Predicted 3D model of a 384-nucleotide part of an RNA (large-subunit ribosomal RNA, domain III) from Methylophaga lonarensis MPL.
Context: one part of a larger RNA
RNA sequence: GAGUAACGAUAAAGGGGUCGAGAGGCCCCUCGCCGAAAAUCCAAGGUUUCCUGCUCAACGCUAAUCGGAGCAGGGUGAGUCGGCCCCUAAGGCGAGGCAGAAAUGCGUAGUCGAUGGGAAACAGGUUAAUAUUCCUGUACCGUUUGUUACUGCGAUGGGAUGACGGAGAAGGUUAGGUCAGCCAGCGGUUGGAAGUGCUGGUUUAAGCGUGUAGGCAGUGUUUUUAGGCAAAUCCGAAGACACAAUGCCAAGGCGUGAUGACGAGUUCCGUAGGGAACGAAGUGAUUGAUACCCUGCUUCCAGGAAAAGUCUCUAAGCUUCAGGUAACAGAUGACCGUACCCCAAACCGACACAGGUGGAUGGGAUGAGAAUUCUAAGGCGCUU
Numbered sequence: 001g002a003g004u005a006a007c008g009a010u011a012a013a014g015g016g017g018u019c020g021a022g023a024g025g026c027c028c029c030u031c032g033c034c035g036a037a038a039a040u041c042c043a044a045g046g047u048u049u050c051c052u053g054c055u056c057a058a059c060g061c062u063a064a065u066c067g068g069a070g071c072a073g074g075g076u077g078a079g080u081c082g083g084c085c086c087c088u089a090a091g092g093c094g095a096g097g098c099a100g101a102a103a104u105g106c107g108u109a110g111u112c113g114a115u116g117g118g119a120a121a122c123a124g125g126u127u128a129a130u131a132u133u134c135c136u137g138u139a140c141c142g143u144u145u146g147u148u149a150c151u152g153c154g155a156u157g158g159g160a161u162g163a164c165g166g167a168g169a170a171g172g173u174u175a176g177g178u179c180a181g182c183c184a185g186c187g188g189u190u191g192g193a194a195g196u197g198c199u200g201g202u203u204u205a206a207g208c209g210u211g212u213a214g215g216c217a218g219u220g221u222u223u224u225u226a227g228g229c230a231a232a233u234c235c236g237a238a239g240a241c242a243c244a245a246u247g248c249c250a251a252g253g254c255g256u257g258a259u260g261a262c263g264a265g266u267u268c269c270g271u272a273g274g275g276a277a278c279g280a281a282g283u284g285a286u287u288g289a290u291a292c293c294c295u296g297c298u299u300c301c302a303g304g305a306a307a308a309g310u311c312u313c314u315a316a317g318c319u320u321c322a323g324g325u326a327a328c329a330g331a332u333g334a335c336c337g338u339a340c341c342c343c344a345a346a347c348c349g350a351c352a353c354a355g356g357u358g359g360a361u362g363g364g365a366u367g368a369g370a371a372u373u374c375u376a377a378g379g380c381g382c383u384u
Base pairs, nucleotide, nucleotide: 013030014029015028016027017026031381032380033379034378039361040360041359042358045341046340049339050074051073052072053071054070055069059067060066079140080139081337082336083335085118086117087116091112092111093110097106098105099104121138122137123136124135125134141333142332143331144330145329146328147327148326149325150324151323152318153317157313158312159311160310161309165300166299167298168297171293172292173291176287177286178285179284180283181202182201183200184199185198186197203261204260207256208255209254210253214249215248216247217246218243219242220241221240222239223238224237225236227235228234262282265278266277267276268275269274301304347356348355363375364374365373
C1' cells in the first nucleotide's frame, strides 16, 4: 500500500427462548428455498467423521454458548444380506516342455481370476447410537444322525439342461395414484354456510394351499442301431403302434398366515425431552406403469460366453454290507464385513473449493413427458 481488496453462487429472513461473561449465526415458532432433488437407499472411496458428556487455545475466511474442532466414554450382534465357499470369462501364473549366452520369453497339464452362473426370510417392535443381524410372530434351505418303508447303487467318463444378440409390437397383471363408502373429530367471530361442509385415518409381508390370463413342446409305448474315443436301459438317428390330448413353464388373483400386528385418537403418569395402557373404521370402484408374466412373441443379420450346479446313463467296483429314494424326528450351519458420509463440508480436486463421481426409488396439480411452474414426505436458508 490499507483498515483497502476479499469473506466462495442474491434460496431471506423475523420474533421469542435456553445456556452463557458475551447471541445476527445455538434451540423453538413463523417466513422463505429444493422437491428426477438441494429427498431416501447402495457400490466405489474415506476410515471413527457415528452417539453422549465436558471444553473454546488453535481449526471454522467474522462471533460462537455451536461444530465433521479438542478431551473422555460408548457404539457396528446374521445358516437366509454381501463376501469367504463351488464354478468358470478376458487375463495372470505355469510342473514337465520349447527358445535363449544368460537374464528371461512363450506355453501344455493344471492353478488362480467377477464385472457373470450357483441353496434358503419376511412383517412388526426396539436403541442416544445397530438391525432382513437383537426381540416377537410366522417361515425356509443345506449338511449330518436315527427310525420306518421301498430299492441297483456307482464317475474326474457319455448325454441333456444350465445357455444368453439387436429391434419392434400387443395382451394380461401388479406397485402406485385418485375418488366414493366407512370410522373418529370439528364448527367461536365476520355477509352466508349443520350441507353435496371441513380435518385426519382407512395399513398389513415372506411362506403355505389353489393353479388362472398366457406361453412352449405333439405325448406315451415299443423295434433296430456304422454315431456320442470304452460301456449304456441315456442321448442321437431310422421305423412301428396307440392317444388328441398330455406334459412343462408361468405373472397375478383368491384363501390362509392374521381371534395376530399396525392404527386416527382417548386415558393415566411425568424430572414436561417423553413414557405406559386401551384402541374405531380397516371396504369398493376407477386409473395405471419404464415393474412382473417376458430368458416369452414377432422380426432381422453382423448369428449373439464358459464352467460348476441339476437331471439322466452306464464303466471299474460293490451287491445280507455299503449306497439310493421318501416320510418323520433330533442335531448343526464356522470365519470376515455391517457405525457414519456417499452428487458430498466426510470421496477425487493443496481448502468446510460454484468442478467431477456408477446404480436403485422417484408422490400430488399442470402436462405427451423423468420438460416447465407450484407442492407432499423429507431436507435446507448455502459460516460474515